Predicted 3D model of a 344-nucleotide part of an RNA (small-subunit ribosomal RNA, central domain) from Allium cepa. RNAcentral holds the full RNA, with entries from SILVA.
Context: one part of a larger RNA
RNA sequence: CUGGGCGUAACGGGCACGUAGGCGGUGAAUCGGGUCGAAAGUUAAAGUUGCCAAAAACUGGCGGAAUUCUCUUGAAACCAAUUCACUUGAGUGAGACAGAGGAGAGUUGAAUUUCAUGUGUAAGGGUGAAAUCCGUAGAUCUACGAAGGGACGCCAAAAGUGAAGGCAGCUUUCUGGGUCCUUACCGACGUUGGGGUGCGAAAGCAUAGGGAGCAAACAUGAUUAGAUACCCUGGUAGUCCAUGCCAUAAAUGAUGAGUGUUCGCCCUUGGUCUACACGGAUUUGGGGCCCAGCUAACGCGUGAACCACUCCAUCUGGGAAGUACAGUCGCAAGACGGAAACUC
Numbered sequence: 001c002u003g004g005g006c007g008u009a010a011c012g013g014g015c016a017c018g019u020a021g022g023c024g025g026u027g028a029a030u031c032g033g034g035u036c037g038a039a040a041g042u043u044a045a046a047g048u049u050g051c052c053a054a055a056a057a058c059u060g061g062c063g064g065a066a067u068u069c070u071c072u073u074g075a076a077a078c079c080a081a082u083u084c085a086c087u088u089g090a091g092u093g094a095g096a097c098a099g100a101g102g103a104g105a106g107u108u109g110a111a112u113u114u115c116a117u118g119u120g121u122a123a124g125g126g127u128g129a130a131a132u133c134c135g136u137a138g139a140u141c142u143a144c145g146a147a148g149g150g151a152c153g154c155c156a157a158a159a160g161u162g163a164a165g166g167c168a169g170c171u172u173u174c175u176g177g178g179u180c181c182u183u184a185c186c187g188a189c190g191u192u193g194g195g196g197u198g199c200g201a202a203a204g205c206a207u208a209g210g211g212a213g214c215a216a217a218c219a220u221g222a223u224u225a226g227a228u229a230c231c232c233u234g235g236u237a238g239u240c241c242a243u244g245c246c247a248u249a250a251a252u253g254a255u256g257a258g259u260g261u262u263c264g265c266c267c268u269u270g271g272u273c274u275a276c277a278c279g280g281a282u283u284u285g286g287g288g289c290c291c292a293g294c295u296a297a298c299g300c301g302u303g304a305a306c307c308a309c310u311c312c313a314u315c316u317g318g319g320a321a322g323u324a325c326a327g328u329c330g331c332a333a334g335a336c337g338g339a340a341a342c343u344c
Stems, first nucleotide, its partner, number of pairs: 004315002007298002012312001014199004021192003025086006032079002035075004040070002047062001048060001050058001089189001091185002093182001095180003101175007113147003117143002124133001160167002204245004209240001213239002218234002221231001256311005264289005270283005293300002317344003327336003
């Protein structure tokens, strides 16, 4: 490299946008290309055959030689370009609809903690059992008041929504996307996408705030042979906010994106139509079974892992190793990239 693969064996990029490139609807015309057919043209030298005693010279429906090549003409499909047209792909508009989609601002209630005051007296707390701890400087409990921070109970669901990460009290402002219906407009404007650009949980970093609860590190108490742990009491970064970095996760559906095709059943979200029904039809998401088919099996099974097509990423025995080194990025942590010797 090919072949073969990529849910679980090695193997889908975390996700999108999009450049180059690849691939790409229907009809007609023109031109060009290759393809196929017909007709004509062209036929080198070497070599070899014949003639000859042997050469030279000459010679051949020999060779080279071909189904080639050149030119003329025709055919139908394909490919490319240009032009014209079409509507079913894509998009736009009108009318409805659902939603924790995003960003900003404001704000309610319950609870924890702390503080102030009252009442009140000896415990409280914690555990398998204890102890550290807290409390006569009056705790716990209880009543009322105040402060502050963070998270949003029930509703709540196989629910919804978003490209993914993700998103949940309530109100409001701005704003992205989706579905249905109409079939009005546009007229292939599509799809994928190496490089590239943007987004990207948590942790972490920088600066300035904030700090109730929780809690790495740390300090005790236990347990234990030991216990740098599990359990307990404390507790700092952090968790929160603003701005800027970082760019990784079992970033998982361990399943790349797009298109077409394909037996049925059940539940469900949001629409539409209907003769207004205990319903039926259709469509968009979600979920559960299953025929065929596929699969090593498990299982998948109209949101396929079926049958096919297009494009990209990626794999090639285990270890050494996601290590070393070059390079790029980063404040750093580190990220991207990524071997070999050797060994089994």
Lineage of the source: Eukaryota > Mesangiospermae > Petrosaviidae > Amaryllidaceae > Allium.